[in-house]
RNA sequence: GCUCUCGUAGUUCAAUGGAUAGAAUAUCUCCCUCCGAAGGAGGUGAUCGUGGUUCGAUUCCACGCGAGAGCA
Numbered sequence: 001g002c003u004c005u006c007g008u009a010g011u012u013c014a015a016u017g018g019a020u021a022g023a024a025u026a027u028c029u030c031c032c033u034c035c036g037a038a039g040g041a042g043g044u045g046a047u048c049g050u051g052g053u054u055c056g057a058u059u060c061c062a063c064g065c066g067a068g069a070g071c072a
Stems, first nucleotide, its partner, number of pairs: 001071007010025004018055001027043005048064005
């Protein structure tokens, strides 16, 4: 330099153009316990940026940014 893949809670992952964007884990509160651990109940928390297509975009398209892989 060229080609390809990926980018969503603190972390690991879901979500076939239409749902309040979901779960695990972490964190916080409460219950339980003599105190903790384990267990139970609940809360908080996310779509990389800009533009386009569409009635409607996490999803499709373009560019940019970032990460990874292959070729040279």